[in-house]
RNA sequence: AGAGUUUGAUCAUGGCUCAGGACGAACGCUGGCGGCGUGCUUAACACAUGCAAGUCGAACGAGACGAUUGAAAGCUUGCUUUUGAGAGUCGAGUGGCAAACGGGUGAGUAACGCGUAGACAACCUGCCGUAAAGAUGGGGACAACAGUCCGAAAGGACUGCUAAUACCGAAUGUUGUAAAUCUUCUGCAUGGGAGACUUACUAAAGGUGGCCUCUACUUGUAAGCUAUCGCUUUACGAUGGGUCUGCGUCUGAUUAGCUGGUUGGUGGGGUAACGGCCUACCAAGGCAACGAUCAGUAGCCGGUCUGAGAGGAUGAACGGCCACAUUGGAACUGAGACACGGUCCAGACUCCUACGGGAGGCAGCAGUGGGGAAUCUUCCGCAAUGGGCGCAAGCCUGACGGAGCAACGCCGCGUGAGUGAAGAAGGGUUUCGACUCGUAGAGCUCUGUUGUCGGGGACGAACGUGGAGACGGCGAAUAGCCGUUUCCAAUGACGGUACCUGACGAGGAAGCCACGGCUAACUACGUGCCAGCAGCCGCGGUAAUACGUAGGUGGCGAGCGUUGUCCGGAAUUAUUGGGCGUAAAGGGAGCGCAGGCGGGAAGGUAAGUCUAUCUUAAAAGUGCGGGGCUCAACCCCGUGAGGGGAUGGAAACUAUCUUUCUUGAGUGCAGGAGAGGAAAGCGGAAUUCCUAGUGUAGCGGUGAAAUGCGUAGAUAUUAGGAGGAACACCAGUGGCGAAGGCGGCUUUCUGGACUGUAACUGACGCUGAGGCUCGAAAGCGUGGGGAGCGAACAGGAUUAGAUACCCUGGUAGUCCACGCCGUAAACGAUGAAUGCUAGGUGUAGGAGGUAUCGACCCCUUCUGUGCCGGAGUUAACGCAAUAAGCAUUCCGCCUGGGGAGUACGGCCGCAAGGCUGAAACUCAAAGGAAUUGACGGGGGCCCGCACAAGCGGUGGAGUAUGUGGUUUAAUUCGACGCAACGCGAAGAACCUUACCAGGGCUUGACAUUGAGUGAAAGGACAAGAGAUUGUCCCCUCUCUUCGGAGACAAUGACGCCCUUCGGGGUCUCUGUGAAGGUGCAGCAUGGUUGUCGUCAGCUCGUGCCGUGAGGUGUCGGCUUAAGUGCCAUAACGAGCGCAACCCCUCUCCUUAGUUGCCAUCAGGUUAAGCUGGGCACUCUGGGGACACUGCCACCGUAAGGUGUGAGGAAGGUGGGGAUGACGUCAAAUCAGCACGGCCCUUACGUCCGGGGCUACACACGUGUUACAAUGGCAGGUACAGAGAGACGGUUGUACGUAAGUACGAUCAAAUCCUUAAAGCCUGUCUCAGUUCGGACUGGGGUCUGCAACCCGACCCCACGAAGCUGGAUUCGCUAGUAAUCGCGCAUCAGCCAUGGCGCGGUGAAUACGUUCCCGGGCCUUGUACACACCGCCCGUCAAGCCAUGAAAGCCGGGGGCGCCUAAAGUCCGUGACCGUAAGGAGCGGCCUAGGGCGAAACUGGUAAUUGGGGCUAAGUCGUAACAAGGUA
Repeated sequence: AGAGUUUGAUCAUGGCUCAGGACGAACGCUGGCGGCGUGCUUAACACAUGCAAGUCGAACGAGACGAUUGAAAGCUUGCUUUUGAGAGUCGAGUGGCAAACGGGUGAGUAACGCGUAGACAACCUGCCGUAAAGAUGGGGACAACAGUCCGAAAGGACUGCUAAUACCGAAUGUUGUAAAUCUUCUGCAUGGGAGACUUACUAAAGGUGGCCUCUACUUGUAAGCUAUCGCUUUACGAUGGGUCUGCGUCUGAUUAGCUGGUUGGUGGGGUAACGGCCUACCAAGGCAACGAUCAGUAGCCGGUCUGAGAGGAUGAACGGCCACAUUGGAACUGAGACACGGUCCAGACUCCUACGGGAGGCAGCAGUGGGGAAUCUUCCGCAAUGGGCGCAAGCCUGACGGAGCAACGCCGCGUGAGUGAAGAAGGGUUUCGACUCGUAGAGCUCUGUUGUCGGGGACGAACGUGGAGACGGCGAAUAGCCGUUUCCAAUGACGGUACCUGACGAGGAAGCCACGGCUAACUACGUGCCAGCAGCCGCGGUAAUACGUAGGUGGCGAGCGUUGUCCGGAAUUAUUGGGCGUAAAGGGAGCGCAGGCGGGAAGGUAAGUCUAUCUUAAAAGUGCGGGGCUCAACCCCGUGAGGGGAUGGAAACUAUCUUUCUUGAGUGCAGGAGAGGAAAGCGGAAUUCCUAGUGUAGCGGUGAAAUGCGUAGAUAUUAGGAGGAACACCAGUGGCGAAGGCGGCUUUCUGGACUGUAACUGACGCUGAGGCUCGAAAGCGUGGGGAGCGAACAGGAUUAGAUACCCUGGUAGUCCACGCCGUAAACGAUGAAUGCUAGGUGUAGGAGGUAUCGACCCCUUCUGUGCCGGAGUUAACGCAAUAAGCAUUCCGCCUGGGGAGUACGGCCGCAAGGCUGAAACUCAAAGGAAUUGACGGGGGCCCGCACAAGCGGUGGAGUAUGUGGUUUAAUUCGACGCAACGCGAAGAACCUUACCAGGGCUUGACAUUGAGUGAAAGGACAAGAGAUUGUCCCCUCUCUUCGGAGACAAUGACGCCCUUCGGGGUCUCUGUGAAGGUGCAGCAUGGUUGUCGUCAGCUCGUGCCGUGAGGUGUCGGCUUAAGUGCCAUAACGAGCGCAACCCCUCUCCUUAGUUGCCAUCAGGUUAAGCUGGGCACUCUGGGGACACUGCCACCGUAAGGUGUGAGGAAGGUGGGGAUGACGUCAAAUCAGCACGGCCCUUACGUCCGGGGCUACACACGUGUUACAAUGGCAGGUACAGAGAGACGGUUGUACGUAAGUACGAUCAAAUCCUUAAAGCCUGUCUCAGUUCGGACUGGGGUCUGCAACCCGACCCCACGAAGCUGGAUUCGCUAGUAAUCGCGCAUCAGCCAUGGCGCGGUGAAUACGUUCCCGGGCCUUGUACACACCGCCCGUCAAGCCAUGAAAGCCGGGGGCGCCUAAAGUCCGUGACCGUAAGGAGCGGCCUAGGGCGAAACUGGUAAUUGGGGCUAAGUCGUAACAAGGUA
């Protein structure tokens, strides 16, 4: 410090999310040690049990025990009993002090509660310190105790006795208080201080130790003295409090008015003290937009967390303040409380009870239950620190010091270190080679933190006290007491702990999370949109680095992750530090109160501002510098910093006061312009209507029609009249107005702006929350008016529908008057004002100058209104003196999209509705500008058999073939718009064959390695449908008795396969690894192919432009078949495409002539290049030439174009082929082949015979044959090219009607096959279902083949169907083309071929042209599309879920109001009773907690039903929007 996420990509806007830090945390997994901290955030819920506040006998009386001890009695003379004294101890009671501190909690509180700074001249203060003075003398009680009584208890009553530092009078009165008078000093005000004097009122308590100098009794003691602790009064101080004030202190205006003791005054009361604090009377005030009141929430702060800071969040622990103590109220005591461990009353709850009554208050420390995600021991000790009491010893102290539990946090340490490659075993991966875990382990050598055991062993302890000594003070004192000082002694919960040390021994001590990007870290298997993950983007649908597991890796480490919360990142509330033309955002416009801001000069003041000093800012913490625990955390010391206040100073700026100025603003005077406004009057054109005339059959309307009007006379036309509304031309990005808006002419009234002048005022100004006024259209109310137009409505069309668009009508309305409404894309989507900052050019209204009177022209200037454009600015588009530039002032508004401008509430309105204006929930985007594409029922240019012009077809019939569908055991599979459908298939009877039923085999039908074995192949016969099985024979050599036995080797093979051309391999069976699969997915792939399209495009380097995506180049003009070229040009060049190079063809030349040819020569035939010969010609095979707009004319800058131009065989790429850019279609193919993965393995493999792929109500595609006379049939007759051929092509002869058969001949081919057909000639048929057409069927044959039943082709005879030129539609073709005619070939035994691929013969018509249809290219435009229009997308309805509004009601909650009642208690009054008195009981009154009743408001929950909203892969209906979105 940033990153991810909107897009095909980009920039900017904008939200969401992440990385960091923190925590009183919780949860999951794991867990060795120590130090220091921390530990009910929830139920201020309820609490068992124990403890947490006592102490003083040196205040008091009694009592108990009692060391010690006196006396007496009894006797068992050492015991018992009785009675005394009694140090000391105990502790009920009286009394004093404490209990108001310490400790807990955060419910309440939005407040002088807290913080900060002040004030008290308006106050109090026990204990403590200093100072002064005093303490005289009396009195009567009450507890305890004893007795009696009541009660279950808690407790209580009565009678009697008694003490005090308890209580009450009296005296004294330094002082104090109050009042009066006087003097003096002083303050910001009320006022205050000091002094003098007079009057009134007001105190006290003693205890303990010691002593005998004085006094009294006189061994000693006291009323004496002394010391000390207390007591009283006063002053001051200190400490602690009380009160008041300035400033600061959360959210909501959908809370705008609140207030009756309220605000003030006077008198009185009350308080420590001021005060409506309380009361009586009087006045009518007080608070509030600078936010009162109300509602919600909340203890505040030092600080803590975060942040660069400013800030934001927070208020655990520690510290300060406040508040509270079961809930509410109240007072008492006291220095202090309205009191956590006190009292009274009321409420709720719990407990005891004899039912009559009582008791209680853990938000003290532990602990329990409950709640909760969640928070500890019913521990030790007063040794230390602190507190209470006490003279002290000491007692008390759950404050505190410690220990325990908890990884809850921070910090530190360890779980070993070194060496060690056979890179072990094992795991994982693998391309099988290896790689990795990994020097890791083992092994060897060490160390000893920690741990275990043993030994030693602290600091924290010194005050004080006790003992000993010295000095000082008081004192009569060598008693005594007090103070200072030296030495000694005792005192430790923690704890036998920290720490030190010895031994043992690597021994006891590592996990968690992550690994798609952000974000460091990757592979395998499993799963298969399932299971699951996920912070965001997202992952998972059979090859998941994203799920689960494993291995590996990364990170942190006694922890690691997750969740929650806060800050940060977020400049995403912007003071620092944002915006508002189009992203969210300028109020519709003006006037204007408050407020904010404000021109020049001089002077004063000093509020803001700056500065110095003082003061405060508690401590802790943070920063800095040191120090102590072995370090650190932790602790200690020092220092700094921040805010406030006071005083002094400065005077530039702001402010304020005074004086002044004229330039801002305004006034006056002189002018001109204008649809500025209001009212009244007038005018003409046009529409419509009425009347009358002329006139006749239509008019009107539309894309086309119809409804409508018209023979009752329309439309048209002429004349007259009526009425309403609007004002053509002028007319102009011209004028005026604040905006809305304003348009015939005239008059009246009236507002504003502008120019000139510089007479007047002298900052009078700008903006403007609330407020007021104006405010298009539509709409509303009342009354008029109503020609035209025209929502609603009606009819006619259109349409699938048409509640629309179009047409015919037509009511409100539009018009006028008055009154409402108050909104608009009220727009320049741009608030107002002021100043400044280049130009150019229009236009409107003025003014001035020059020249010559004038006019025009020209120049200057002011105001308004436009365009272009520089700097600047902007995300870009753009804006650009009329800013969206540079600055200042003020106002309004924005903070993701949706929900929603909705709901509720309030205000306004007659209503419609307007203004104000949320939340739940939901999404990760929504939106802006620009870019590249694609698309458009957008535009321009251009091309193509695209249309048009033509020729011939398809669609109708029969038939062939393919497909769909159906059927089937199977009808194998694939191909599906163009670009599937005579396609894969250039040949389904078996085979093919992949399908079906059946029968068989299981290392296999096929390939290979290594091991073992041995016969196999072949022939014959038999079983079987066959596969298969069984039997026999034979094999090469040797021997042989001819019965047989033994051996060799893969001979058979002259074949086939591989080959490095040398050679090698090639049998069966057994078992092993392995084979095999036309099984799956063409969306895992390679390769190949189709298509756009033989369309002219697609890109790159450098440069330039742009923030960027990108653009430029490649655009523009001309031209071309062409991004072909030329010109121009911020581009210059280049590449892949185009073209050319290649092949065929067309002409010529040259060369070579066999199988080709035959002009000349010869021979020869019925004839024939048949023969010799020749190579001239044709032809064939090589090689070359030719064509380039080269020449001419015209046009053009050029490129190029034009011409029946010349020449030429060919003329403008001569014709044809091959050749297919970047890419698109997840196009086709796993069944041509190959291949990763998955699946099957006695089967999804393989073999066999049979069946099927050939089915058939039907539909479609592609062909073929026809429908006939340009023809059919019969006879005669002429002319090709290309290609194939030995398992072949076949002439010829014979036979057969023919298919064909038999015989022989010839050709491995320029030699043979080899006759082309249409054509031409002749004849016949004569327009018909025919001498057209040939399907279908019957009979008989031929051929191929193991085999023609399913299921072949061909021949002959016979039969002779549909069909007479084909609806909408649709296809091909631009020249040797279409059309037509035949020939050949592949596959192949044969063939379902009418198909495919080739070949030649004959051989047209037409093209004006580019408006339209289709496809394509370029430029441009719009876009909400980018899976790219087969796109996107809206609303109702239907289904599910979710949150929410309304709702008859129902149930709560808090606060306020009114009335009734009223405990305790203070106060007031009274008080016949009690008391000597003080006083009290009692009674009455005011107030009041609580209770009851009531009426409202506010705020929740719930509810039949109801309203809309949101969300949810594939529901329904339409198609509203995005392109001119088909009606912008």
The RNA shown here (small-subunit ribosomal RNA) has 1528 nucleotides and comes from a metagenome. The coordinates come from a structure-prediction model, not an experiment, and the mean pLDDT is 81. The sequence is in RNAcentral, with records from SILVA. It matches the Rfam family "Bacterial small subunit ribosomal RNA".